[in-house]
RNA sequence: GUGCCUGUAGCUCAAUGGUGGCAGCGCCGUGCUGUGGACGCGGAGGUUGAGGGUUCGAGUCCCUUCAGGCACC
Numbered sequence: 001g002u003g004c005c006u007g008u009a010g011c012u013c014a015a016u017g018g019u020g021g022c023a024g025c026g027c028c029g030u031g032c033u034g035u036g037g038a039c040g041c042g043g044a045g046g047u048u049g050a051g052g053g054u055u056c057g058a059g060u061c062c063c064u065u066c067a068g069g070c071a072c073c
Base pairs, nucleotide, nucleotide: 001072002071003070004069005068006067007066010025011024012023018056027043028042029041030040031039049065050064051063052062053061
């Protein structure tokens, strides 16, 4: 340089173009208890890497770009 893959919460990740973006771990609060852990209940945390386009509607489709990875040169 060329082609391809990945990017969503602190971490691991889900979501057929459709109405409110899911869960687990972690974090905070609370119940339980001699204390802690485990367990139960509740809560906070997301401009879906960035910008633009298509569409009534985009995490999803298209273009550009950034970062990481794989193959080839």

A computed fold for a 73-nucleotide RNA from a bacterium, annotated as transfer RNA. The coordinates come from a structure-prediction model, not an experiment, and the mean pLDDT is 81. Its Rfam family is "tRNA". By type it is a transfer RNA. RNAcentral holds the sequence, with entries from ENA.